Predicted 3D model of RNase P RNA and transfer RNA as a complex of 455 nucleotides. It holds a member of the Rfam family "Bacterial RNase P class A". Rfam classes the family as a ribozyme. Model confidence (mean pLDDT): 77 of 100.

RNA sequence: AAGGCAGGCUGUCUUGUCGCGGCCCGGCGUUCGCCGGGCCGAGGAAAGUCCGGGCAACACAGAGCAGCAUACUUCCUAACGGGAAGCCGGUGCGCAUGCGUACCGAGAGAAAGUGCCACAGAAAACAACCGCCCAAGUCCCGGUUUACCGGGAACGGCAAGGGUGAAAACGUGAGGUAAGGGCUCACGCCUGCAGCAGGUAACUGCAGCAGGGGGUAAACCUUAUGCGUUGAAAGGCCAAAUAUACCGGGGACAGAGGGUUGCUCGCCCGAUCCCGGAGGGUAGGCCGUUAGAGGUAGUGCGUGAGUACUAUCCCAGAUAAAUGACAAGACCUGUGCCUUGGUGCGGGACAGAACCCGGCUUACAGGCCUGCCUUUUUU
RNA sequence: GCCAUCUUAGCUCAGCAGGUAGAGCAACGCAUUCGUAACGCGUAGGUCUGGAGUUCGAACCUCCAAGAUGGCUCCA
Numbered sequence: 001a002a003g004g005c006a007g008g009c010u011g012u013c014u015u016g017u018c019g020c021g022g023c024c025c026g027g028c029g030u031u032c033g034c035c036g037g038g039c040c041g042a043g044g045a046a047a048g049u050c051c052g053g054g055c056a057a058c059a060c061a062g063a064g065c066a067g068c069a070u071a072c073u074u075c076c077u078a079a080c081g082g083g084a085a086g087c088c089g090g091u092g093c094g095c096a097u098g099c100g101u102a103c104c105g106a107g108a109g110a111a112a113g114u115g116c117c118a119c120a121g122a123a124a125a126c127a128a129c130c131g132c133c134c135a136a137g138u139c140c141c142g143g144u145u146u147a148c149c150g151g152g153a154a155c156g157g158c159a160a161g162g163g164u165g166a167a168a169a170c171g172u173g174a175g176g177u178a179a180g181g182g183c184u185c186a187c188g189c190c191u192g193c194a195g196c197a198g199g200u201a202a203c204u205g206c207a208g209c210a211g212g213g214g215g216u217a218a219a220c221c222u223u224a225u226g227c228g229u230u231g232a233a234a235g236g237c238c239a240a241a242u243a244u245a246c247c248g249g250g251g252a253c254a255g256a257g258g259g260u261u262g263c264u265c266g267c268c269c270g271a272u273c274c275c276g277g278a279g280g281g282u283a284g285g286c287c288g289u290u291a292g293a294g295g296u297a298g299u300g301c302g303u304g305a306g307u308a309c310u311a312u313c314c315c316a317g318a319u320a321a322a323u324g325a326c327a328a329g330a331c332c333u334g335u336g337c338c339u340u341g342g343u344g345c346g347g348g349a350c351a352g353a354a355c356c357c358g359g360c361u362u363a364c365a366g367g368c369c370u371g372c373c374u375u376u377u378u379u
Numbered sequence: 380g381c382c383a384u385c386u387u388a389g390c391u392c393a394g395c396a397g398g399u400a401g402a403g404c405a406a407c408g409c410a411u412u413c414g415u416a417a418c419g420c421g422u423a424g425g426u427c428u429g430g431a432g433u434u435c436g437a438a439c440c441u442c443c444a445a446g447a448u449g450g451c452u453c454c455a
Stems, first nucleotide, its partner, number of pairs: 001375010012330007020041009043350001047361002050359005055231004062265004067227005072086005087107001088105008108222002113220002115216003129162002131158003138153006170188006190211004195206004235287004246277005257269003280454002294313008331348008380451007389404004398435001406422004428444005
């Protein structure tokens, strides 16, 4: 220098003409509205709707069961399944055998219990196919009974070795044994308990006692913690309109049914009522609704996520849904020509508010920054 | 806007406490027939919507994305 990967930031600008939505001011106008002027008018993801909260209704939310979610520690926060810092584990690289560095981790419990582990294999957790061994017991043969001795064997003992498998009954070494085996011992690894030192803690180091362990919890489950349900089509107000014609069923306080909870209770309402069929009417407006856990800058505190204070700013509110089109120029970039800064032609992504916030995830042309890897050149 | 369900062969669907993916119709071949259809016999066709993870192993479990379908609005 080129290429690749990962992460972060940014993500076009100016002017003119015409047009669209909202608010304000002035003029005209009885209502409807018209004219002129001013200001504002999409995003980093407005997206997916995956989490969390505000807000609202339902006892300003109650009990139990069921269900769902989360899962190393501490902190941040309104809250979180998000984030920060650390711990532990894994992978790569470097020096070199322990540290450094980069990345990744849904990272509680499998010694509480149950289930499952296809094929292969003897056996997948109550292990004997080949193999090893006859010490005791059993069987057979021999020394012609018994006792005893020798040999052989499995319907006996053995989990070392072979082989199978993703995984084989803690690993290595020694002792021991008929052969073997945590059977015993030493070291190592791991689990539980209590101790000392460091750390807020996860954890780390040291020494002790007891123990013996396949995997799987994104299988059931256990433990701990959290979650009431529904979402702006929540909810409140106004307007408009009318027939509940007719049919079936249920009920009337000892109560049908309803109040948005999966079930049971509790609480509240409850009779010109409730459910179903079949119809009728309206299908408009306002609030909620955009000043907020708000933006920007500075300072202090904190490793950091953040937080406190000060200053300053007001920054879309549409409802079938406005935020656009055209022209010129600038910027970045591809390509052709002349030729080394001119010119011709083209390109500038993903996408678009719908009650509002905090995150996560996903999409994304181009530009900038950081880290790592590969190749080439120079020293 | 909010919520639920689904995606497996050309079409319609099975397959679920994880262990090599099936049925019917359609297609193709054979047989039958004078010929065709039906019946009969046989064959092919799937990376289970895409990606990532858990696991020895994923259509199935978990997460992310894409697509499809359905439901929910006022009054008496």